[in-house]
This record gives sequence, C1' cells and structure tokens, in this order.
RNA sequence: CCAGACAGCCGGAUGACCGCGGGGUGCAAGCCUCGAGGAAAGUCCGGGCUCCACGGAACACGGCGGCGGGUAACACCCGCCGGGGGCGACCCCAGGGAAAGUGCCACAGAAAAUAUACCGCUCGCAAGAGUAAGGGUGAAAUGGUGCGGUAAGAGCGCACCGCGCCUGUGGCAACACGGGCGGCAGGGCAAACCCCGCCGGGAGCAAGACCAAAUAGGGAUGGUGCGUCGUUCCGCGCUUAACCAUCCGGGUAGGUUGCGCGAGGUAUGGAGCAAUCCAUAUCCCAGAUGAAUGGUCAUCACUCCGCAAGGAGGACAAAACCCGGCUUACAGGCUGUCUGGCAUU
RNA sequence: GGGCCACUAGCUCAGGCGGUUAGAGCGCGGUCCUGAUAAGACCGAGGUCUGUGGUUCGAGUCCACAGUGGCCCACCA
Repeated sequence: CCAGACAGCCGGAUGACCGCGGGGUGCAAGCCUCGAGGAAAGUCCGGGCUCCACGGAACACGGCGGCGGGUAACACCCGCCGGGGGCGACCCCAGGGAAAGUGCCACAGAAAAUAUACCGCUCGCAAGAGUAAGGGUGAAAUGGUGCGGUAAGAGCGCACCGCGCCUGUGGCAACACGGGCGGCAGGGCAAACCCCGCCGGGAGCAAGACCAAAUAGGGAUGGUGCGUCGUUCCGCGCUUAACCAUCCGGGUAGGUUGCGCGAGGUAUGGAGCAAUCCAUAUCCCAGAUGAAUGGUCAUCACUCCGCAAGGAGGACAAAACCCGGCUUACAGGCUGUCUGGCAUU
Repeated sequence: GGGCCACUAGCUCAGGCGGUUAGAGCGCGGUCCUGAUAAGACCGAGGUCUGUGGUUCGAGUCCACAGUGGCCCACCA
C1' cells in the first nucleotide's frame, strides 16, 4: 500500500431572534430551569407494576433444550465443549432422545427397512444352486480402506479408521486422551405425533383507583350455589334469592390519579479471562392527552460542484406506564486490535 | 397505546398430517352458432403462492424474521 476479520463510537457545534410543552417563583407582567433515540420502531421474548379476594395440587396447553456461569428474569449475555466453513484473523449451529411407541420416505430402483436380487460373477450339459465384490437407481442401500482368503465371493480372517460395551486418567461439567473386549447390532425425518428434563396461573395503564354529569337500576337467553377468567379437585371467602356470563337497549364523550428517584446516569477504586458484581463520591435527566421538543439568520467544521468568486447538501426516524434484551431501518464519518498478500529497510 | 387475524390468477375462494405438472367460478382472448347481438358450445392465455432466510432429499403447506391490509377495546347505571 492492497484485500479482509472483529470490536466500539459519532449521528454536526456555538450564538442571536421568534415560538411550543412541563416544573418552580410571583398579585401580575415577567423571571429561572428542564425538554427525544440508538433505534423512541416491530411488539418477537423476559420482568417490574396493577387487577382478577387468597392459597395449594393434578391434567391439558405453550415454550425452552451441549456444559458451566451472569441476571429481577429470559428464547438474552459471557466463557468453554462438540460439529461445520475459511489459507487465516474469524464466522455459523432450534446442539436432548430414532435401541419406548406410532407414522412418513414421492419418482427411480431388485430392494426404502419383520428385507431382498435386475444386470453381472462362480459352479453346472441343463434345471438350478452359491454370491453381494462390481454395474445401475436414488437425497438416502445394511460399516469404510487395504491385504489375505475363495470356484466366485463375503468381517470369512487380519491391520488401521469408524461404531457399541466395560474401564483408567484429567476436568465442577459438557467432554478430551488412553487401555481392554466385541466382527458389527436396527438408514433418514422429532421446525411429524411423541418421550425425557426444566420453566410458565390469566389479563393488561383503554390495567386499576377516585370525583363529577346524564339515563329506563330496563329486557332476552343460558348457567346453578357463586368466586378462584382452560379443565378438575382440595382448603378458604360470600350467600338463600340472589349471583355470574353473553346479547339487545339507555346515558356520558369531563376531570384527578396511576406518572416520572429508577434492576438510574457519570467518575474513581476493587473482584473476575469475561458477562457481571461490590464500594465510595457526585448528578436529577421529557411527561404531552388532537398530543410540546420547532423555525429563521450568522460563524465554524464536514461532503460535493467550480480555476476562482461562489453555490448546493446533511441518513434512518421521532417518547406515551417503566425497564432488560432480540430483530429490523440508517447518508456519511472516526478509532482500536488482528489476519493474508506485495514492496522497502 | 394494547390485543388479534388474513395475505394463492384481474376479482372471489379451494388446496386434510409436505411429494413430482397449484386448481375452481366470474372476468379476458379466439373459434363456432345467429341476418346481427345476448345466451350457449369448444379451445386458450394468465401465478416470483406477500418478501427473505432456515428445517427437509423435497415447502403454497413446517419454523423464524420482515412487509402490507383489516378487525376489536373507554366510562356510568
């Protein structure tokens, strides 16, 4: 210098004027102060919070799936193991079980899983018998390679590899490395049903609480004890004429709260490979409800055009109860570590 | 804001627990029939199964993530 891998960051800055929403102060005019994002997004996961009066168990249903750790929790993150890809840095994996059972495997092919034999090979005059080495089909064919062996062949025998069982060492473990035995046993699909282990009660801030206004405290159907919002059971609570569910009909279209101190930010130190955790100091940092967070000008910085004067441009997108993740969108720019190649010293 | 559902031909819909080449009706084009039209008969064209990945030998179908469209909800008695 070229090509690439990984990790992280920024997403214009300052000032003036005009304006918008919240809070504080003031009789008022006014003054002071705060005011979007890395994804505020999709709503795909996990929690907090609230209600279903409360608690427990089983089944159903749903999710997850190597091992260890982190966490409030997770399907997230970190480290490691195993498999696959790349020369490499590094990347990818829904990564339990097919020997509990059921099911499926089109076409082709002899045969697609209680097996079987089309061509071929060998023996034989033939009929037939032996064989699974080779050919051929397929996504997949009953261990692979080599040597021996044989009429031809075949784990038939042997060596190595693979596989199964037993076992030793190391590791918390997944697993790795080794030793012995066995001639080899039943191919794939579980993002098909299912089995095993673990986790999960449901609904959601339009949850829920309070105030005010108005109306017909109405009607129909269903259920009986009702409630625990998938079902059943147990405890428990309320209740003897109500209660619940659905539908029809009537009224309102107002306000307060939930609602901004939090699994919170920043800095330093410490533990740990890391995710993360601990300690100390310090800071207060949006709360709208037709819904604020904007506009103009100037200077500087960046990119593009132009010889120059000068001109043009700035992504994705925008809170709505709040957090932790994942995923998706994103003009342009910056930083660090590492890999391969070329050149020079 | 929250919850839920659907995307297959121009339109409306099928496609059972994955199998070779995705169908039907209406519509569209052509031919016949008629003096001419309609109706009718016959033939034909028309599909990135919303998109991108994954599982599988194989995906419209199973799984994940995106995209587009649609539906529902408040309070009082």
Description:
This is a predicted complex of two RNAs, RNase P RNA and transfer RNA, with 422 nucleotides together. It holds a member of the Rfam family "Bacterial RNase P class A". The family's RNA type in Rfam is ribozyme. Rfam links the family to the GO terms tRNA processing, ribonuclease P activity and dimeric ribonuclease P complex. Its mean pLDDT, the model's own confidence on a scale to 100, is 80.